This is a predicted structure of a 472-nucleotide part of an RNA (large-subunit ribosomal RNA, domain III) from Ambystoma mexicanum. The RNAcentral record of the full RNA draws on SILVA. It matches the Rfam family "Eukaryotic large subunit ribosomal RNA". Gene Ontology terms of the family: ribosome and structural constituent of ribosome. The organism belongs to Ambystoma, within Eukaryota.
Context: one part of a larger RNA
RNA sequence: UAGUAGCAAAUAUUCAAAUGGGAACUUUGAAGGAUGAAGUGGAGAAGGGUUCCAUGUGAACAGAAGUUGAACAUGGGUCAGUCGGUCCUAAGAGAUGGGCGAGUGCCGUUUCGGAAGGGAUGGGCUAUGGCCUCCGUUGCCCUCAGCCGAUCGAAAGGGAGUUGGGUUCAGAUCCCCGAAGCCAGAGUGGCGGAGACGGGUGCCCUUUCGGCGUCCAGUGCGGUAACGCAAGUGAUCCCAAAGAAGCCGGCAGGAGCCGCAGGGAGAGUUCUUUUCUUUGUGAAGGGCAGGGCACCCUGGAAUGGGUUUGCCCCGAGAAAGGGGCCCGAGCCUUGGAAAGCGUUGCGGUUCUGACGGCAUCUGGUGAGCUCUCGCUGGUCCUUGAAAAUCUGGGUGAGAUGUUGUAAAUCUCGCGCCAGGCCGUACCCAUAUCCACAGCAGGUCCCCAAGGCGGACAACCUCUGGCAUGUCA
Repeated sequence: UAGUAGCAAAUAUUCAAAUGGGAACUUUGAAGGAUGAAGUGGAGAAGGGUUCCAUGUGAACAGAAGUUGAACAUGGGUCAGUCGGUCCUAAGAGAUGGGCGAGUGCCGUUUCGGAAGGGAUGGGCUAUGGCCUCCGUUGCCCUCAGCCGAUCGAAAGGGAGUUGGGUUCAGAUCCCCGAAGCCAGAGUGGCGGAGACGGGUGCCCUUUCGGCGUCCAGUGCGGUAACGCAAGUGAUCCCAAAGAAGCCGGCAGGAGCCGCAGGGAGAGUUCUUUUCUUUGUGAAGGGCAGGGCACCCUGGAAUGGGUUUGCCCCGAGAAAGGGGCCCGAGCCUUGGAAAGCGUUGCGGUUCUGACGGCAUCUGGUGAGCUCUCGCUGGUCCUUGAAAAUCUGGGUGAGAUGUUGUAAAUCUCGCGCCAGGCCGUACCCAUAUCCACAGCAGGUCCCCAAGGCGGACAACCUCUGGCAUGUCA
């Protein structure tokens, strides 16, 4: 010792105009600053829950002010088969049976059970529906079928399938325009194609072609092979693969970014061979580079050879030559220039994906950075998930038609039809979360330009955002 203590972390503000009753603090413009891509930037997860956006207000709140606000008031805003949830299992949780307990409970998860599949193909019977030919549906019987135990458990694990442009005050991989692909269904199967149209023999006309009988084959072909072609029957059971893998290095390919040389267009200057900006093509098909192969054929190697950054390989087959397969997010092409972007014109009082012109070109470079894809090493007393789901092979129960106007069948091409329910706004932090608050604390993840330099260091700068962090 009350207008007292204090309103002192992160360099910094200034000028003009507008609005307004009122301006250190709002908005716009100009100047100067700091952040400096491990951001004071752009998006998300958890959490919040309307804070998002518009209009209005100035009572309270925003530690001084306020024309301002994440405040108040009134309205508006979240559009999906493809993005997620939903499905699957993981650590684990957890019913039933059983046991225990005074207890509304606890133990335990295949265990002290007369416990568990309600499905399928074919056959028989039965009852029905349809123009009862043949097929569909219901019930019963026979036949067949093992699995580890109900169920829950990931919005970062597994898990089919969408992208380019336009549009709002606020939503978009969701709306609109254009172009795609996935899964399910289809009974008289909607159309085409495949199966699948051949051989022997007799007769007829025999000019061949062909026609009529009869007996058969035929669930597709090619390549020496790797394997290929648009399909190319198959219940049951068995086997296999994918899903499905650590960490740390090395090298190679590709893209994005950066940087170099020209040519356009624009900005800025009128000095420049100056500086700055810009100069494109989605998914899905087709083709081709490029990369990989512990694939095949020919070949037959010591005087060893081939080959890498390192290694590594070879009579169990090297070099050399010729093929095959896989990945191709790169380039060309369909999409598709019509759209976009740049520039320059020109309408429309408003409403508009309005309407035109020109341009969107050509090369080269790299221990560069990030991502991706591949090959190859090291390492461990660490060996680096499971299931759903999907695929291939073997087996061959059956099915179908009798040479045709074909049939069963088809993972082929085109067409038809369906894809429900929930989330979706915004913040994601020195002011939307948790710390009683606009609290220097805490809180998971993605993107990441130039110079200097070994460097994502420090420092400086561009794009972006900001106002010095509760006043002066």